Bacterial large signal recognition particle RNA from a Candidatus Atribacteria bacterium, 266 nucleotides, folded computationally. The model forms 90% of the base pairs in the Rfam consensus. The prediction has a mean pLDDT of 76.
């Protein structure tokens, strides 16, 4: 060097999660790579860090070491974008008050603003009207006794003749009830297109005279004040998610490079 038989190995790995740690089981990335039992109120084991029982390859394509490459996860980020969520001393918008009188619109010679002179509406006292109530007038009722008359019957005095007292009925009548009157009286208001006086004020309607050209402030426009986080705008304040960068870290698959026993026999 070959050739037989073994050994060490190898038969996926890896992220982040759990854990003291390691490895699995469940998530997830590679992409295909023996079988079976066992595990999230967990399983096993302890730096040679899954057990436990079978198989197969077996010293290289396959095992170990380095270099490369980089799917993915992960950890912060005085970057940046975007979201929510907050905040804003208030620029814009928006709203709210005033100023003006540029435009339009409106009122005005059928006469604006302004002046004098009234009137109503407002307050108050009087008066008159209506309405209600009493009081008054008229009609009807209306008292078991305790009211009048007249008193059947009965009752009481009397020898008798007579006389007395007195329910009911019957007739009145008082208090009062009840209807109607309303001329006169008195008294009352959430009373009235009422009248007279006096007072108050110009909000508001409205006469009349004088004079004659402006009122007025409704939308827009422009000032100026002032309220509002409901929009937009800002935040070199904050918080929370997302993503893009750039950087750390672990790192699967890939591709070079190097390295690896023993025994026999030719």
């Nucleotide at each position: 060097u070959c050739g037989u038989g073994c050994u060490a190995g190898a038969c996926g790995g890896g992220g982040a999660g759990u854990u003291a740690g390691c490895g699995g089981u469940g998530c997830c990335c590679u992409g295909u790579a023996c079988c079976u039992g066992c595990a999230a109120u967990c399983c096993g084991c302890u730096a040679c860090a899954g057990c436990a029982g079978g198989g197969u390859c077996g010293a290289a394509c396959u095992c170990c070491g380095g270099a490369a490459u980089g799917a993915g996860g992960c950890c912060g980020g005085u970057u940046u974008u975007u979201u929510c969520c907050g905040g804003u001393a208030a620029c814009g918008g928006a709203c709210a008050g005033g100023a003006u009188a540029c435009a339009c619109g409106g009122c005005g010679a059928u006469g604006a603003u302004g002046g004098c002179c009234g009137g109503g509406u407002c307050u108050c006292a009087c008066g008159c009207g209506a309405c209600g109530a009493a009081a008054c007038c008229c009609c009807a009722c209306c008292a078991a006794c305790c009211c009048c008359g007249c008193c059947a019957g009965g009752c009481c005095c009397g020898g008798g003749a007579g006389g007395g007292a007195g329910c009911a009925a019957c007739g009145g009548u008082a208090c009062g009830u009840g209807g109607g009157g309303c001329u006169c009286u008195u008294c009352g208001g959430g009373u009235g297109c009422c009248g007279u006086g006096a007072g108050g004020g110009u909000u508001c309607c409205u006469g009349g005279c004088c004079g004659g050209a402006g009122c007025a402030g409704g939308u827009g426009g422009u000032c100026c004040u002032g309220u509002u986080g409901c929009c937009g705008g800002c935040c070199g304040c904050g918080g929370g998610g997302a993503g893009a960068c750039a950087g750390g870290u672990c790192g699967a698959u890939u591709u070079c490079c190097g390295g690896u026993g023993c025994a026999c026999g030719a």
It was read from a public genome assembly, where an Rfam model found it. Lineage of the source: Bacteria > Pseudomonadati > Atribacterota > Atribacteria. Its Rfam family is "Bacterial large signal recognition particle RNA". Rfam classes the family as a non-coding RNA gene. Its family is annotated with SRP-dependent cotranslational protein targeting to membrane, signal sequence recognition and signal recognition particle, plasma membrane targeting in the Gene Ontology. Rfam's curators write: The signal recognition particle (SRP) is a universally conserved ribonucleoprotein involved in the co-translational targeting of proteins to membranes. A reference for the family is Rosenblad et al. (2003), "SRPDB: Signal Recognition Particle Database", Nucleic Acids Res.